RNA sequence: GUCAGAGGUAGAGGAGCAAUGAGAAUGAGUAGGAACCUGGAGCGGCUGGAGCGCUAGGAAAGGUUUUGAAAGGUCAAAUUGCCGAAGCGUCCGCGGUUCUCCAAACUGUGGAAGGCUGGGGUUUUGCUGAAAAAGCAAAGCACUGUCACUGCAUGCUGUAGUGGAGUACUAUCCGAUGG
Numbered sequence: 001g002u003c004a005g006a007g008g009u010a011g012a013g014g015a016g017c018a019a020u021g022a023g024a025a026u027g028a029g030u031a032g033g034a035a036c037c038u039g040g041a042g043c044g045g046c047u048g049g050a051g052c053g054c055u056a057g058g059a060a061a062g063g064u065u066u067u068g069a070a071a072g073g074u075c076a077a078a079u080u081g082c083c084g085a086a087g088c089g090u091c092c093g094c095g096g097u098u099c100u101c102c103a104a105a106c107u108g109u110g111g112a113a114g115g116c117u118g119g120g121g122u123u124u125u126g127c128u129g130a131a132a133a134a135g136c137a138a139a140g141c142a143c144u145g146u147c148a149c150u151g152c153a154u155g156c157u158g159u160a161g162u163g164g165a166g167u168a169c170u171a172u173c174c175g176a177u178g179g
Base pairs, nucleotide, nucleotide: 001177002176003175005174007173008172009171010170011169014083016082017081018080019079020078023075024074032067033066034065035064036063037062038061042054043053044052047103048102049101050100051099086117087116088115090112091111092110093109094108095107096106097105118144119143121141122140123139124138125137126136127135128134146164147163148162149161150160151159152158153157
């Protein structure tokens, strides 16, 4: 110097990723409880079916008075772990949301295979959510890091354009081989 590789180690991208406990705001004068009134036959889960219950000794719904939460999510830094950090999706298992069961929907968690996304921002749409917060997904827009190619400069880097993807990129070690 070349070849080989999902090999080992160490790194870089910045409004970088994730987690954590205390506190605070929001949730909310909401849900729920109690009393009274109206009402007059249904009601008990965001959905379907089956059951089991409540109800004319008054169901649902509504009003007045009184009482009155919580969870998830959020906050700013701090601490910790990190750079497929992490997130999403598929399949399998175990739970939760209801009066019980079977489904459905949503949700938590563990695993498998290794599918998609380099990263943050912003706009639109959809889902979740009390929410004009935040999160997740898809697409658009510019920005940014990296490598490749091309052009212009020239002391090895800068700049402009186009494009690719993290099983990547940089450095180094391991193997083979040449000098």
A computed fold for a 179-nucleotide RNA from Evansella clarkii, annotated as Lysine riboswitch aptamer. Rfam family: Lysine riboswitch aptamer. About the family: Riboswitches are metabolite binding domains within certain messenger RNAs that serve as precision sensors for their corresponding targets.